[in-house]
Molecule: SAM riboswitch aptamer (S box leader)
Organism: Bacteroidota bacterium
RNA sequence: UACUUAUCAAGAAAGGUGGAGGGAUUGGCCCUGUGAAACCUUGGCAACCUGAUUAUAAAGGUGCUAAAUCCAACCCGCUUCAGGCGGGAAAGAUAAGUC
Numbered sequence: 001u002a003c004u005u006a007u008c009a010a011g012a013a014a015g016g017u018g019g020a021g022g023g024a025u026u027g028g029c030c031c032u033g034u035g036a037a038a039c040c041u042u043g044g045c046a047a048c049c050u051g052a053u054u055a056u057a058a059a060g061g062u063g064c065u066a067a068a069u070c071c072a073a074c075c076c077g078c079u080u081c082a083g084g085c086g087g088g089a090a091a092g093a094u095a096a097g098u099c
Stems, first nucleotide, its partner, number of pairs: 002098007013042005021031003025073004043065003048061002050057001069091001074088006
C1' cells in the first nucleotide's frame, strides 16, 4: 500500500509550547486571537486486541476525548413537495487479521 471482517445516535479535558488555521474530499454549516493546527505533560473514555483473579477494565498494544462519521453527496421508498422523513450503497475513520 492492497484485501477481508467488525463497529461508527453512547462516552471522555486541563496545563505548557505555538501563533492561524481546523472539522478527510466537494457543497453547506460550524469551531477558532475568550487562541486553530501541530508537539509535549498529566488525566479521562472505551472495550477492538489483550486478561491479573475465567466474566472482570488492574497491567499492556492501539484508538478516541465539539457538533450522529457535524449534515448532505449516489440509489430507492414515503410524504403534497423545490421541503421533510426513512432505508440502502459509496466514501471515510478505527481495530483485528491476511499478502